[in-house]
The RNA shown here (Bacterial RNase P class A) has 369 nucleotides and comes from Shimia sediminis. The RNAcentral record of the sequence draws on MGnify. Its mean pLDDT, the model's own confidence on a scale to 100, is 76.
RNA sequence: AGAGGGCCGGGCGGCCGCGGGUGGCAACAUCCGAGGAAAGUCCGGACUCCACAAGGCAACGGUGCCGGGUAACGCCCGGCCGGGGAAACCCGAGGGAAAGCGCCACAGAGAACAAACUACCCCGGUCCGCCGGGGAAAAGGUGAAACGGUGGGGUAAGAGCCCACCGCGGGACGGGCAACCGGACCGGCAUGGCAAGCCCCACCGGGAGCAAUGCCAAAUAGGGAUCGCGCGUGAGCAAUCACAGGGGCGUCUUGCCCCGAGCAGGUCCGGGUUGGCAGCUAGAGGGUGCCCGGUAACGGGCGCUCAAGAUGAAUGGUCGUCGCCGCCAGAGCAAUCCGGCGGAACAGAAUCCGGCUUACAGGCCCUCU
Repeated sequence: AGAGGGCCGGGCGGCCGCGGGUGGCAACAUCCGAGGAAAGUCCGGACUCCACAAGGCAACGGUGCCGGGUAACGCCCGGCCGGGGAAACCCGAGGGAAAGCGCCACAGAGAACAAACUACCCCGGUCCGCCGGGGAAAAGGUGAAACGGUGGGGUAAGAGCCCACCGCGGGACGGGCAACCGGACCGGCAUGGCAAGCCCCACCGGGAGCAAUGCCAAAUAGGGAUCGCGCGUGAGCAAUCACAGGGGCGUCUUGCCCCGAGCAGGUCCGGGUUGGCAGCUAGAGGGUGCCCGGUAACGGGCGCUCAAGAUGAAUGGUCGUCGCCGCCAGAGCAAUCCGGCGGAACAGAAUCCGGCUUACAGGCCCUCU
């Protein structure tokens, strides 16, 4: 100097004032009372409801290397590969480009069965300036990227045309649970990029949400319009039952539920209810000490300890003091002591948890390069 991780971000006391619990007839007493992100609403759940449920298919959405953790996840841990960095470490939308479609601006001759601008070589002609034909893609230029790179041989000049090494493709065998790593040997001398373009493949996913939902009280208009195939059969004294029919899910099968023309159901218009109680806070809970297993995330065991529940929305105000940070100044060898002035970040629960992301003045600690 850098990188990774953790903690604090005020304490104590008095007075006055709030919300909840407990005790009390009451007065009152006593205990508790915002966060590491309470934020964003991005994921995953718990819980509640939905005449629809189970299974298949479709649509839509999500994830995307391997292994493990977790209630689960798009999260966490460990590893592999790729990229950045001197390193510690950080990042990765990390399956498939010979299944198909599409895109690669500009520049450039040419951007994927591409291609000849400047130069190169050979032949013929020549007014010596060049012109015509043929060969080639090695040199230069353009570009983010030009159908391998370096060196040598060869050639008229050249080209994996040939050779060595690298690269690329295949690969016996070995290591690893695996991703993958190493690799004898062989090969053609070799076939761009983008899938955070559509797409293909694998796996996962019902929808809404505490303004869910339930109860009590009260009130209104048991409102109006419109669509509506089918308006059956059998048993039974009847109630009712069975079958057929219509309806209920994106679709199919199987169940189940509703209905009998004043119907179930669909669409549109309109009215009442804005009150109270529950849900409402003890859980996959938080913190912490030790032990065991595990590289770790985490799991198990034995203890201790903690706990807001408001509803136009409480946790505040004030005084004193201590501490922290910054500045000034004095004493002292130093440690340190005394004095004055100023400052204190992001920010506020609303059903509750597990994560991720974003914001944060100042200070402290640990480890690594």